[in-house]
Context: one part of a larger RNA
RNA sequence: CCGAUAAUGGAUGCCUUGGAGGCUUUGGCCGAGGAAGGACGUAUAUGACGGCGAUACUCGUCGGGGAGGUGUCAUAAACCUUCGAUCCGGCGGUUUCCGAAUGGGGGAACCCCCCCCGCCUUUGGCGGGGAGCCAAAUAUGAAGUUAUAGCCGUAAGGCUGUAUAUUAGUGUUUGGCUGGGCACGGUGUGAACUGAAACAUCUAAGUAACACCAGGAAAAUAAAUCAAAUGAGAUUCCCUAAGUAGCGGCGAGCGAAAUGGGAAUAGUCUAAACUUCGGAGCAAUCCGGAGGGUUGCAGGGCAGACAAUAUUCGAUGUAUUUUUUGUAGCAGAAGAACCCGGAAUGGUUCUCCAAAGAGAGUGAAAGGCUCGUAUGCGAAACAAAAGAUACCGAUAGUUUGUACCUAAGUACCAUGGGGUACGGUGAAACCCUGUGGGAAUCUGGGACGUCCACGUUCCAAGACUAAAUACCAAAGUCUACCGAUAGUGAACUAGUACCGUGAGGGAAAGGUGAAAAGCACCCCGGAAGGGGAAUGAAAUAGAUCUGAAAUUGUCGGCUA
Repeated sequence: CCGAUAAUGGAUGCCUUGGAGGCUUUGGCCGAGGAAGGACGUAUAUGACGGCGAUACUCGUCGGGGAGGUGUCAUAAACCUUCGAUCCGGCGGUUUCCGAAUGGGGGAACCCCCCCCGCCUUUGGCGGGGAGCCAAAUAUGAAGUUAUAGCCGUAAGGCUGUAUAUUAGUGUUUGGCUGGGCACGGUGUGAACUGAAACAUCUAAGUAACACCAGGAAAAUAAAUCAAAUGAGAUUCCCUAAGUAGCGGCGAGCGAAAUGGGAAUAGUCUAAACUUCGGAGCAAUCCGGAGGGUUGCAGGGCAGACAAUAUUCGAUGUAUUUUUUGUAGCAGAAGAACCCGGAAUGGUUCUCCAAAGAGAGUGAAAGGCUCGUAUGCGAAACAAAAGAUACCGAUAGUUUGUACCUAAGUACCAUGGGGUACGGUGAAACCCUGUGGGAAUCUGGGACGUCCACGUUCCAAGACUAAAUACCAAAGUCUACCGAUAGUGAACUAGUACCGUGAGGGAAAGGUGAAAAGCACCCCGGAAGGGGAAUGAAAUAGAUCUGAAAUUGUCGGCUA
C1' cells in the first nucleotide's frame, strides 16, 4: 500500500406520536358568590406528570352506556362490578392556604387580634362577621363667620335666639368599583437608530415604548355632509379612482378626496316655547315632576277652522308555547378455498355488498376482519336561535293667523399651537384647541379651498344606536408543508435541566420485535462479561431498526 474481518461512530434510507399553513363553522370576557395564577396536600406502596381539595385519584342527582374496572410513566398486592361498576354528558355539592386579598401585620402561600351568636370533648376548639372608595336610603348633626332680633351695659362689649344648616361631618343598611385577559380597540404622553449616500427642515412615525380605560368586539354613525347635474342621501369595511390631484432643503420622500363597483343596512331620543301639578317666595320669579315637542321644501308652540277613530312598527322585558340546533349517544351492507410464507391484507379460482370503493388499524398490500364511512335515528337536564300568543312600548293629517321657541362665553375675530396627503405662507379654506376679545335668533346662521356678489346646499354649539370590520380560541377539514441539525424553543420529565442577585437567557434527548415470547437451566468469573442451551422469521433484532465516512485492532498478500 492492497484485501478481508471486527470495532468505533451515527451519516443515509424508511417511519411518526409532534409541529406549520390555509379554509369553513361555532364561541368570545373572568372576578368580593373571591378570578387569573400559584403554594401545600390528596392513592395500599407514590418520585414525576395529569386529576382532585381535609367530602381531597373524589360526593349527590338526572340522563347515556353495557362488561369490564381501580389515570399515565409502571408494576406488585388487595379490591370493585349485570343488585349495572369504570366511563361519557347536563345540573348541583365540597373547594385548605396565598393571590385584587379586603380584620391588623408580613420577607406570598405565614404571624397576631377584636366582636356577636350557636354548638362541642369548655384556660380551648369549630362555624359567622370585621379593608378602602363612590352612590342612594335612613338616623344623627356641629363649629366658625357674617347678618339680624331680644336682654344687659353710658360705651367698648357680653349673653341668648334665628339665618348660615335639607350644610360639613358621623353611624347603619343596600348596591357598585377594585384585580386579571395573547391579540384586536379608544384616549393621553411620545423617542431614537435609520433614510436623505454628511446634516439641521424633512424622514423613520404619531411607529416603538409607557400610562389610563373599555368590550366581545371597540370606535364611528343619522348631514350646519358631499357635490356642481336630470344631483346624491348616516356610519363602517373591501375594490377602484391612483402612485393620479397635490405636498416636498420641489431633495430624500410623503400622498389624498369626490365619483363608480361591492359587503352590510336602521333609525331614534332629549333641551326650549306652551300646559299642568307640587314646593319656596309679599311679589317678580325660581326649583322639581308629568304632558307637549324634535325639524331645513324649515319645524314646533299658541289661537281658530276642517278632517279622522285606523293601521303598522319595536333594537325591550316577563310568562306560556312551537320548531330547530348544541352539550352524552344508537343502528349501520357484503368472503370463502387453495399456494408461497413466521404471519395473508399478496397470488390463483369462484363469489357478494355498494346512498357505504373517505380514512385508520389489524403479524406484508383488506369495499366484504376491527373501528368507521353513506344513510337514518336520539335527551330526563341545561343552553342558544328563530317564530307564535298575552301583557308592554311607539306611531297620523290639511289650512289660516300670530312671531313665542328652536342648544352662548357658543359661532366668529386676533394671536400661539395641533390635525387634515397639504412642512408658515402659499390666493389657504376646513376641523380641534391655550390666551384675549366677542355675535345673530329664521327678515337668522354654516359650507361650497383667500375674499365679494349671485347661486346651490345644509341647520352647529345635547344624547343613543345592530350589521358588514379587527383579533383570539376550539372543532371539523385540506395541503406539489416539515419529517427528529427539519418542523414550534419544546414529537421524550420543556419553558424542563442548566446559567444569572435579577430582569432574563435557555438546551440536549425519538425508533428491539408481529408479540417480551426481554435469554429458564448449565459452565467460567468477585463482578462486569462471556460460552452453551432456549425464544423468535431473524439475536451481527439482546436493550437494540438500517448502520456510510473519518479513526482503530487483527489476519493475509505485496514492497525498491